[in-house]
A computed fold for a 159-nucleotide RNA from uncultured Intestinibacter sp., annotated as Lysine riboswitch aptamer. Model confidence (mean pLDDT): 81 of 100.
RNA sequence: GGUAGAGGAGCAGUAUAUAAGAGUACAAAUAAUGAGUUAAGCGGCGUAGAUUUAUUUAGAAAGGAUAUAUUGCCGAAGUGUGUAGACGAUGCUUUAAGUCUAUAUAACUGGGGGUAUACAUAAUAUGUAUAUCACUGUCACUAAAUGUGGAGAGCUAUC
Numbered sequence: 001g002g003u004a005g006a007g008g009a010g011c012a013g014u015a016u017a018u019a020a021g022a023g024u025a026c027a028a029a030u031a032a033u034g035a036g037u038u039a040a041g042c043g044g045c046g047u048a049g050a051u052u053u054a055u056u057u058a059g060a061a062a063g064g065a066u067a068u069a070u071u072g073c074c075g076a077a078g079u080g081u082g083u084a085g086a087c088g089a090u091g092c093u094u095u096a097a098g099u100c101u102a103u104a105u106a107a108c109u110g111g112g113g114g115u116a117u118a119c120a121u122a123a124u125a126u127g128u129a130u131a132u133c134a135c136u137g138u139c140a141c142u143a144a145a146u147g148u149g150g151a152g153a154g155c156u157a158u159c
Stems, first nucleotide, its partner, number of pairs: 001159005008074001010073009027057006036045002039094004077109003080105008110136002113133008138150004
């Protein structure tokens, strides 16, 4: 250097179903209110009633989640940063938080879990980040008890 493997609540994708989203958004009717309607500008609409509130009728969806099946795998994958592109408040333009895709980067993380904090989210679910706690796999050190430490460019087997 090549090949093949292992860790376990293991990782990611796809399909189906289900719960939640939510009796929410939107729409219509009635009553009240009475000049605006947006992040900004233009345009349009608006006293033949904008906007808002209440009641009634009817009433979604997306992202995310769980279960099952299945595919590909063990830096699987995820995060951060940089670059490029698309979407992004509505009729148009500009723009914000943000979302998605591709790519580079050994910048970080062995793996899953509990707890706390922060952000995202309808959410107490879940995800991400940080810290901490044990557990677990692996290698090194140790006479032993067993304990300590390291990181996946690692470890084991083989050529």
The organism belongs to Intestinibacter, within Bacteria.
It matches the Rfam family "Lysine riboswitch aptamer". Its family is annotated with lysine biosynthetic process in the Gene Ontology.
The sequence is in RNAcentral, with records from MGnify.